[in-house]
Context: one part of a larger RNA
Molecule: small-subunit ribosomal RNA, central domain
Organism: uncultured bacterium
RNA sequence: CUGGGUGUAAAGGGAGCGUAGACGGGACAGCAAGCCCGAUGUGAAAAUCCGCAGCUUAACUGCGGACCUGCAUUGGGAACUGUUGACCUGGAGUACCGGGUGGGCAGGCGGAAUUCCUGGUGUAGCGGUGAAAUGCGUAGAUAUCAGGAGGAACACCGGUGGCGAAGGCGGCCUGCUGGACGGAUACUGACGUUGAGGCUCGAAAGCGUGGGGAGCAAACAGGAUUAGAUACCCUGGUAGUCCACGCCGUAAACGAUGAAUACCAGGUGUCAGGGGGCAAAGCCCCGUGGUGCCGAAGCGAACGCAUUAAGUAUUCCACCUGGGGAGUACGUCCGCAAGAAUGAAACUC
Numbered sequence: 001c002u003g004g005g006u007g008u009a010a011a012g013g014g015a016g017c018g019u020a021g022a023c024g025g026g027a028c029a030g031c032a033a034g035c036c037c038g039a040u041g042u043g044a045a046a047a048u049c050c051g052c053a054g055c056u057u058a059a060c061u062g063c064g065g066a067c068c069u070g071c072a073u074u075g076g077g078a079a080c081u082g083u084u085g086a087c088c089u090g091g092a093g094u095a096c097c098g099g100g101u102g103g104g105c106a107g108g109c110g111g112a113a114u115u116c117c118u119g120g121u122g123u124a125g126c127g128g129u130g131a132a133a134u135g136c137g138u139a140g141a142u143a144u145c146a147g148g149a150g151g152a153a154c155a156c157c158g159g160u161g162g163c164g165a166a167g168g169c170g171g172c173c174u175g176c177u178g179g180a181c182g183g184a185u186a187c188u189g190a191c192g193u194u195g196a197g198g199c200u201c202g203a204a205a206g207c208g209u210g211g212g213g214a215g216c217a218a219a220c221a222g223g224a225u226u227a228g229a230u231a232c233c234c235u236g237g238u239a240g241u242c243c244a245c246g247c248c249g250u251a252a253a254c255g256a257u258g259a260a261u262a263c264c265a266g267g268u269g270u271c272a273g274g275g276g277g278c279a280a281a282g283c284c285c286c287g288u289g290g291u292g293c294c295g296a297a298g299c300g301a302a303c304g305c306a307u308u309a310a311g312u313a314u315u316c317c318a319c320c321u322g323g324g325g326a327g328u329a330c331g332u333c334c335g336c337a338a339g340a341a342u343g344a345a346a347c348u349c
Base pairs, nucleotide, nucleotide: 003321004320005319006318007303008302012317014201015200016199017198021194022193023192025088026087028085029084030083031082033081034080035077036076037075038074039073040072041071042070048066049065050064051063052062053061054060091191092188093187094186095185096183097182098181103177104176105175106174107173108172109171110154115149116148117147118146119145120144121143125136126135162169163168206247207246208245209244210243211242215241216240220236221235222234223233258316259315260314261313262312263311266294267293268292269291270290271289272288274286275285276284277283278282298305299304322349323348324347331342332341334339
């Protein structure tokens, strides 16, 4: 390389948009690049294969045929691919109506709780643990009442529930804004799928500048435990956690399962639209799109998957090819840095 693979054995890119490229619905006509058929030329000889012949045989040698799967020219063909023209509506999209939604951004508002401050009541303890101690408290704590400040997060509802491409999103209201779905027609007429590079988004931690800082809490300090205890437990506590702007670009970024389309038994929940029926606070039936569970065939090493496939097929991308060395070294590139991306070999089993 081929082949075979990628839920858990090595292997799906964190996610999206999209360039080149690859692949691509139905019917008609033309062209003939690919494709098919014929002819001609060429494809040296030797070698190879088959047949015959010559050395006593064989090796060897000679003769004939085949082969040389190719290239060029030329004459035809038009099913498929391609291409051109002119069409179609089933794929795709647009317009219209409708309800639902923690999708995003911005502004405003609210209550509970923790902490702190002030004042009142009140007195000797509080706190913490397995037990304690450090700590706080007669300069009046803890408890309780009233008032105030400030920051962060939004109990119940809440769900195997919803939305989003993923990361993720949850108090309430308003504004701006995105997508999906359902329903009927009308319109465009293949406008599609995937997507190397590229661009954008991307939890937490971390970084830069400036704010903010209630609670929590790496580091750190103290108290315990212990043989020791640079821990687990306790008392404190700084970065950070929050906001604005700019970086970083990684995660068990997981469904450890790339995207798209079609097909292939059922049953039962649930969410959002729609249609129909009945004796209508309700129940039943049908259909669409999500989201779960159980299971047929099939698949699978098994576990299990099973119309949300890990089934049957097609298209495109990404990735794997024994373990360690190693996601290391070197180089390149990105970054303020931390580091990220790309990514070996010797050696060894």